A computed fold for a 544-nucleotide part of an RNA from a soil metagenome, annotated as large-subunit ribosomal RNA, domain I. The coordinates come from a structure-prediction model, not an experiment, and the mean pLDDT is 84. Its Rfam family is "Bacterial large subunit ribosomal RNA". The family has 102 seed sequences and 51,934 matches in Rfam 15.1.

Context: one part of a larger RNA
């Protein structure tokens, strides 16, 4: 020096564990904000650095309800207090709620600085405090300036609608095409949004708003007919719901123009009327008449939510053990043998579980009843007159959307230009025409079925178990890095219980250690369960 074995050191793998995470199901909720949000800064405790709570009334104040013996958060100390005259705690309602922040009196390098106005309060006074003063939109008053009233602004995970809108990529290159109306930007809304009550489809039979799912179907088609893109009718399901205006006509109010002063024409506001395609309505005639139904509001009841409460049956004997929840023996309950805890594995020890019960206060809403307001009818006939959405439909040019890339290109939307009919009317049926069928545009509203999950509750897992699972089981978006946008960790485990080693000794009154003691265990002694390997030391043996 090497090898081997052993004993230690070192290190923190492995096993076990879980207060954290992940996914999903069902239910709830789907918003908060000028009554100042989200998010922060600064404070606040007897002692107080951090987290949590709270706001100069500052780990809290008041009331109602629950609850019933301890309590003063995490947090285990000292001191001092509180509590059956019911505390701490939980729920509901209220009060207070510094400063910044949409931030809104003005300014500003956020958490700071400086004002105006009127009244009140405080201070000897300088002065301080309370209140109020941003902008925009709409309505209303006004000639105007402006006054008054209402609303908005900002934040929020995804979902939704609209306005804009790529490229990488694919086409084995690439330009049409694709990726894709995707990503991304902007605006806006809701608990859903959007769509929606046929100028729709269909096929000579018929259907009867919209949305979503399954099929039709990778079909028909589109396509440098390449890559690729890709329907609909119809069938089966989920859910179902239909309505209101404009106009004709009638009434009423107010302007305007013309006038032969008799009146005529035309406009606007409001009320009635009316809403359709086998056309409907107005007008005229005849008949008829309200019970009911619907919407909204209020009250009561019922069910639900935000605290809770009751809730069966062994802690019997023996053994092992530090400890019985284990083994043996003998019992019991079960509408409860889910689960968790307890010194090892517990139906009967504890919390619970099955099953029941419960709200003074607040919340939301279904159903039932009562009540108030508002809305809501029809039938037949006649067919003379009137009405039935115009710079619209359509057409031309150029684009866009339709599964459809200009194609035979219908249909829908936009820009520019041209520009109808008007019920004996008009649109569509994939160029166009005829016949036939079908529907009624150019106004509007509409629940349910359907998308999503920042958040709350319950539950489940051939999900993870600390290099995993969230980045984060732990004072984590922290420490730290970066001018900044931004990037972004490491880090869990004593023990059943602190019983956390009184006392003695070595030592530097240290660190560390040796005794003693606790404990089942201290090689469980504080980064303390287990304690692998690398690496180090010592002991013994062998080899050189």
């Nucleotide at each position: 020096a090497g090898c081997a074995u052993g004993u230690g050191g070192g290190g923190g793998a492995u096993g076990c564990c879980u207060g954290g995470g992940c996914a999903c199901a069902c239910g709830a909720a789907g918003g908060c904000g000028a009554u100042g949000a989200a998010g922060g800064c600064c404070g606040u405790g007897g002692u107080a650095a951090g987290c949590u709570g709270c706001g100069a009334u500052a780990a809290g104040c008041c009331a109602a309800g629950g609850g019933g013996a301890g309590c003063g958060g995490c947090a285990c100390a000292c001191a001092c207090g509180c509590g059956g005259u019911g505390a701490u705690c939980c729920u509901u309602g209220g009060a207070u709620g510094g400063c910044c922040g949409a931030a809104u009196g003005g300014g500003g390098a956020a958490a700071c600085c400086c004002g105006g106005c009127a009244g009140g309060g405080c201070g000897c006074g300088a002065g301080c405090c309370c209140g109020u003063c941003a902008u925009c939109u709409c309505g209303u008053c006004g000639c105007a300036a402006g006054g008054c009233g209402a609303g908005a602004g900002g934040c929020g995970a995804a979902c939704c609608u609209g306005g804009g809108g790529a490229a990488c990529u694919g086409a084995a290159a690439c330009a049409u095409c694709u990726c894709a109306g995707u990503a991304c930007c902007c605006a806006g809304a809701g608990g859903a949004a959007g769509a929606g009550a046929a100028a729709u489809c269909a096929a000579c039979c018929g259907a009867g708003a919209u949305u979503c799912c399954c099929g039709a179907a990778g079909u028909a088609g589109c396509g440098g007919c390449g890559a690729g893109c890709g329907a609909a009718a119809c069938g089966g399901g989920a859910a179902c719901a239909g309505c209101c205006c404009a106009a004709a006509c009638c009434g009423u109010g107010g302007g305007g123009c013309c006038u032969u002063c008799g009146g005529g024409c035309g406009c606007c506001g409001c009320g009635g009327g009316g809403u359709u395609g086998u056309a409907g309505g107005a007008c005229c005639c005849a008949c008829g008449g309200a019970c009911g139904c619907g919407a909204c509001g209020a009250g009561c009841g019922c069910a639900g939510g935000u605290a809770g409460c009751c809730g069966a049956a062994g802690u019997c004997c023996c053994c092992u053990g530090g400890a019985a929840c284990g083994g043996g023996g003998c019992g019991c309950c079960a509408g409860a043998g889910a689960c968790g805890g307890u010194g090892a594995c517990a139906g009967c020890c504890c919390g619970g579980u099955a099953g029941g019960c419960g709200a003074a206060a607040c919340c939301a809403g279904u159903c039932g009843c009562u009540u108030g307001u508002c809305g809501u009818a029809g039938u037949g006939g006649a067919g003379u007159u009137c009405c039935u959405g115009a710079g619209u439909a359509a057409c031309g040019c150029c684009c866009g959307a339709c599964a459809c890339g200009a194609g035979u290109a219908a249909u829908c939307g936009g820009g520019c230009g041209u520009g109808a009919a008007g019920c004996u009317g008009g649109g569509g049926g994939g160029a166009c025409c005829a016949c036939c069928c079908u529907c009624c545009a150019a106004g509007g509203c509409u629940a349910a079925a359907g998308a999503c999950u920042c958040u709350c509750g319950u539950g489940u897992g051939a999900c993870c178990g600390a290099u995993a699972g969230u980045g984060a089981a732990c004072g984590a978006g922290u420490a730290c890095c970066g001018u900044g946008a931004g990037g972004g960790a490491c880090a869990g485990g004593u023990g059943a219980a602190a019983a956390g080693c009184a006392c003695c000794c070595c030592u530097g009154g240290g660190c560390g250690g040796g005794g003693a003691g606790u404990g089942a265990a201290a090689u469980a002694g504080a980064u303390c369960c287990u304690g692998a390997a690398a690496c180090c030391a010592c002991a013994u043996g062998c080899u050189u």